[in-house]
Context: one part of a larger RNA
RNA sequence: CCGGGGACUCCCAGUGGGAAACGAAGACUCCAUGGAGCUUUACCACAGCCUGGUGUUGGCUUGCUGGUCCGGCUACAGAGCGUAGGCGGGAGCCGUCGAAGCCGCCUCUCCGGGGGCGGUGGAGGCGCCCAUGUAACACCGCCUAGUCGGGCUGGCAAGCCUAACCGAAAGGGACAGCGCCAGGUGGGUGGUUUGGCUGGGGCGGUACACCCACGAAAAGGUAACAUGGGUGCCCAAAGGUCUGCUCAGGCGGGUCAGAAAUCCGCUGUAGAGGGCAAAAGAUAAAUGCAGGCCUGACUUCUUCCCUAACAGCGUGGGAAGAAGAGGGGAAACCCGGGCUUAGCGAACAGCAAUAUCCCAUUAGUGGGGGAUUGCUCUGUCAGACAAGCUACCCUGGAGGUAACAGGCUCGUCGCGGGUGAGAGUACAUAUCGACCCCGCGGCUUGGUACAUCGCUGUCGGCUUGGGUCAUCCUGGCUGUGUAGGAGCAGCCAAGGGUUGGGUUGUUCAUCCAUUAAAGACCCACAUGAGCUGGGUUCAGUACGUCGCGAGACAGUACGGUAGUAUCUGCUGGGAG
Numbered sequence: 001c002c003g004g005g006g007a008c009u010c011c012c013a014g015u016g017g018g019a020a021a022c023g024a025a026g027a028c029u030c031c032a033u034g035g036a037g038c039u040u041u042a043c044c045a046c047a048g049c050c051u052g053g054u055g056u057u058g059g060c061u062u063g064c065u066g067g068u069c070c071g072g073c074u075a076c077a078g079a080g081c082g083u084a085g086g087c088g089g090g091a092g093c094c095g096u097c098g099a100a101g102c103c104g105c106c107u108c109u110c111c112g113g114g115g116g117c118g119g120u121g122g123a124g125g126c127g128c129c130c131a132u133g134u135a136a137c138a139c140c141g142c143c144u145a146g147u148c149g150g151g152c153u154g155g156c157a158a159g160c161c162u163a164a165c166c167g168a169a170a171g172g173g174a175c176a177g178c179g180c181c182a183g184g185u186g187g188g189u190g191g192u193u194u195g196g197c198u199g200g201g202g203c204g205g206u207a208c209a210c211c212c213a214c215g216a217a218a219a220g221g222u223a224a225c226a227u228g229g230g231u232g233c234c235c236a237a238a239g240g241u242c243u244g245c246u247c248a249g250g251c252g253g254g255u256c257a258g259a260a261a262u263c264c265g266c267u268g269u270a271g272a273g274g275g276c277a278a279a280a281g282a283u284a285a286a287u288g289c290a291g292g293c294c295u296g297a298c299u300u301c302u303u304c305c306c307u308a309a310c311a312g313c314g315u316g317g318g319a320a321g322a323a324g325a326g327g328g329g330a331a332a333c334c335c336g337g338g339c340u341u342a343g344c345g346a347a348c349a350g351c352a353a354u355a356u357c358c359c360a361u362u363a364g365u366g367g368g369g370g371a372u373u374g375c376u377c378u379g380u381c382a383g384a385c386a387a388g389c390u391a392c393c394c395u396g397g398a399g400g401u402a403a404c405a406g407g408c409u410c411g412u413c414g415c416g417g418g419u420g421a422g423a424g425u426a427c428a429u430a431u432c433g434a435c436c437c438c439g440c441g442g443c444u445u446g447g448u449a450c451a452u453c454g455c456u457g458u459c460g461g462c463u464u465g466g467g468u469c470a471u472c473c474u475g476g477c478u479g480u481g482u483a484g485g486a487g488c489a490g491c492c493a494a495g496g497g498u499u500g501g502g503u504u505g506u507u508c509a510u511c512c513a514u515u516a517a518a519g520a521c522c523c524a525c526a527u528g529a530g531c532u533g534g535g536u537u538c539a540g541u542a543c544g545u546c547g548c549g550a551g552a553c554a555g556u557a558c559g560g561u562a563g564u565a566u567c568u569g570c571u572g573g574g575a576g
Base pairs, nucleotide, nucleotide: 008576009575010574011573012572013571014570015569017568018567019566021564022563029398030397031396032395034394035393036390037389038388039387042192043191044190045189046188048185049184050183051182052181053180054179055178056177058161059160060159061158062157063156064155065154066153067152068151069150070149071148072147073146074145075144085143086142087141088140089139092126093125094124101120102119103118104117105116106115107114108113165172166171195208196206197205204225209231210230211229212228213227232381233275234338235337239294240293241292242291243290244289245288247271249267250266251265252264253263273283276343279341280340281339298324299323300322301321302320303319304318305317306316326335327334328333349376350375351374352373353372354371356370357369358368359367405452406450407448408447409446411445413441414440415439416438417437418436422432423431459534460532461531462530464526465523466522467521468520469519472497473496474495475492476491477490478489479488480487499513500512501511502510503509540558541557542556543555544553545552546551
């Protein structure tokens, strides 16, 4: 000096491993006493519609039916001359203005008769007296019920009319229309609601109000969707008191009578009983069982305790005491429900009671409002009037909380070991190996909810690989129930290899044909700023099923936007 390679600084092209890359306060999930759209037999309303009443709105007739007044008639237990409604007065009343009797017609009837009208008749008929609980329909008055007739005043139904009203008219017509007041109907419309807890949410459950035992760690108190159970009544006696009695069981005896019926005797500290299919505690001349008498299963008030650890707290429950009026007992005493601990409920509203208070009205009756007590509810039990869908969805939040992947764990899963009952003709260990016990792995499925919801792209295939060995083949050995061959089992070994197709989105699976063999697993179930996009998992549509519906379905079917290379790494090239 020339050539090659490398280091360093920089440049160009490419690639897509990393920046749990960037993009977007996650669209999935949950939460909010958030929102919206839709639905309906959710709740509450409002249009609309229907119906009734009333005003506008009048006349007449008929029928039916109320009220009131007047007049007539009727009212039968039995006894009794007989068809006695009740009460009172009463000794007379009716009759030539036509009595008794007789005839005809109408009406009522308890079938015996009563009442009315007409004719005939021509002077009497009835009561007081007897019988009867009551005395005369002799006569008069009032009342009850029924019936008939008339007057007045209503209601309902039907019909006719014309003058309101409607219509251009014909015509309709007190109807319709309109106003007002009510009742019903009313997703047509509006406003809203659609609990909580919760090993995510939903479904389930109720651990949401209470009671008992345990948990509970020897005062009290103490959590979990921990464990085992119970309550939402019942009883006028199953309550109060006084008196008397003693139970369960066992043994012995005894007619029917048996293991168990009723009876007798002994023993018997509770082994029984108590209103309750709770449990615990207490209980024997009783708190149990039986009988007598009762209603304290009272009224008013005070204090304390629990409910409610340590502040406050409604309600409910309990205890002690005072006053009043009582019950039982000779009395002492006991009694404000039930042996105790569960069996329960605010305000508003309604109803009931109250020797009461307030308001207005002339007097009275009546009306309205308070106060006290009681009853009727809120079981989500300190108590809103309250159903759903959303994949058309939205907002705010949450890794306080689910789905993927990771972590922890390892029941499940996979692999191994100990022991060796037994199988293996005999023989545990060639080979297989029950029950039991001890591990390893972190692949399956779970559990958990620790990081991530101001975002770590989700199945399978393709591509590109790197790794482990618990080895599928190939290699080296050992044992054999190894004659040889082919096997079976074990030890070492990860260098290399480990196929092509049919069906299915598939991983897997199954089938076909080969092969020395067609290994298992890990790497964010390796790998989507590498591809794909068949599946899953938006909006459309359809079927089956469910739902009244809106809609829904780890049911099905067709369809459905895959972004970007700044840094770094790597590959190739270049300059100094």
Large-subunit ribosomal RNA, domain V from a Microcaldota archaeon, 576 nucleotides, folded computationally. The organism belongs to Microcaldota, within Archaea. The RNAcentral record of the full RNA draws on ENA.